[in-house]
RNA sequence: AGACUAUAAAGGCAAACCCGUCGAAAGGCGGCGGCGCAAAGCUACAGGGGCUAAACCGAACGGUAUGCCAGCCAGUUGCAGGA
Numbered sequence: 001a002g003a004c005u006a007u008a009a010a011g012g013c014a015a016a017c018c019c020g021u022c023g024a025a026a027g028g029c030g031g032c033g034g035c036g037c038a039a040a041g042c043u044a045c046a047g048g049g050g051c052u053a054a055a056c057c058g059a060a061c062g063g064u065a066u067g068c069c070a071g072c073c074a075g076u077u078g079c080a081g082g083a
Stems, first nucleotide, its partner, number of pairs: 004081002012037002018031005035071001041076003047073002049069003056063002
């Protein structure tokens, strides 16, 4: 330095429900809360995958992202250090 993650130390983040707010929705933001997380830090135009369907198209169930999800995989950066 890299891989790795048993026990720690310093710590960190914060699921669902509920309340308020933005949004067509998915979902985002704030508060409460704590399910959990060795990256639950960052990246959505590096990539894959998933969700929604306002507008548009279609005779119709429907199709479609320019809208979203990183706590789906992934890329990238980082704390500690027993074997």
The RNA shown here (c-di-GMP-I riboswitch aptamer) has 83 nucleotides and comes from Enterocloster asparagiformis.
It matches the Rfam family "c-di-GMP-I riboswitch aptamer". Rfam's curators write: GEMM was predicted in a large-scale screen for bacterial structured RNA regulatory elements.
NCBI's taxonomy places the organism under Bacteria, Bacillati, Lachnospirales, Lachnospiraceae, Enterocloster.
Its mean pLDDT, the model's own confidence on a scale to 100, is 84.
The sequence is in RNAcentral, with records from Ribocentre.